[in-house]
RNA sequence: GAUUGGUUUAGUGGUAGAAUAAUUGGUUUCCAACCAAUUGGCAGGGGUUCGAUUCCCCUAUC
Numbered sequence: 001g002a003u004u005g006g007u008u009u010a011g012u013g014g015u016a017g018a019a020u021a022a023u024u025g026g027u028u029u030c031c032a033a034c035c036a037a038u039u040g041g042c043a044g045g046g047g048u049u050c051g052a053u054u055c056c057c058c059u060a061u062c
Stems, first nucleotide, its partner, number of pairs: 001062003006020004014050001022038005043059005
């Protein structure tokens, strides 16, 4: 200094997004591709605050 869906990665206090992957459906003789939908995430604990991914402390991993 870093840690956010399986993977890659946005997000400087106000309902966590995207790409990719997976699943289901459509299309196709079949596969691939394409289209639509769905599932899935803030490393763990504590504090501050009306409210924390965000600020502070400790721990873990790199």
Transfer RNA from a marine eukaryotic metagenome, 62 nucleotides, folded computationally. Its mean pLDDT, the model's own confidence on a scale to 100, is 82. Its Rfam family is "tRNA". Rfam classes the family as a transfer RNA. About the family: Transfer RNA (tRNA) molecules are approximately 80 nucleotides in length.